SAM riboswitch aptamer (S box leader) from an Actinomycetota bacterium, 119 nucleotides, folded computationally. Its Rfam family is "SAM riboswitch aptamer (S box leader)". Rfam describes the family as follows. The SAM riboswitch is found upstream of a number of genes which code for proteins involved in methionine or cysteine biosynthesis in Gram-positive bacteria. The source organism's lineage runs through Bacteria, Bacillati and Actinomycetota.
[in-house]
């Protein structure tokens, strides 16, 4: 970097440094000199992996599976739903109707983020 699988409406911030940007991209809308990003320290959230227990399965000592537990291990995360939309379908409105546009609602994608094992 690419592909696969899982999850993404919950939750959790202070200090120092730094100086103007940040929220992936585009649009919107937000955050920000009452101090952005980055970096450092401390704290916290969660429970993907790992760990422990039980169940289940079988090749009978292990794990493709299910449930529970702890959180001192490896990551991750700590404004707003992944901030909202971005493509498709349905509903509603404008219109005689189609198309088109708009609106909010619902469903599904795309994209993105994080993890896991593998190449």
């Nucleotide at each position: 970097u690419c592909a696969u699988c899982a999850u993404c409406a919950u939750g959790a911030g202070g200090g120092g440094u730094g100086g103007a940007g940040g929220g992936a991209c585009c649009a919107g809308c937000c955050c920000u000199g009452c101090g952005a990003a980055g970096c450092c320290c401390c704290g916290g959230c969660a429970a993907c992996c790992g760990c422990c227990c039980g169940c289940a399965g079988c090749u009978c000592g292990u794990u493709c599976g299910c449930g529970g537990g702890a959180a001192a291990g490896g990551u991750g995360c700590c404004a707003a739903a992944u901030c909202u939309g971005g493509c498709c379908c349905g509903g509603c409105g404008u219109c005689u109707a189609c198309a088109a546009c708009g609106c909010c609602c619902g469903g599904g994608g795309a994209a993105g983020a994080u993890g896991a094992g593998c190449g």